[in-house]
RNA sequence: CGGGGAGUAGCUCAGAGAGGCAGAGCACUCGGCUGGGGGCCGAGAGGUCGCAGGGGCGGAACCUGUCUCCCCGA
Repeated sequence: CGGGGAGUAGCUCAGAGAGGCAGAGCACUCGGCUGGGGGCCGAGAGGUCGCAGGGGCGGAACCUGUCUCCCCGA
């Protein structure tokens, strides 16, 4: 320098192929069961979807640029 992959909740990751309410598990908060802890059950909070721009009624998704990490090639 070129090519490919990854970046989404505190953590681990789905969701993209064919654009249409942003999700799961763990963790956290509250409540219930229990004498208490643990455990189980129920409810809740938590997100500029790496960043910026563009097309579009509508973007996590499509297009362009860019940042970080990993792999391959030179």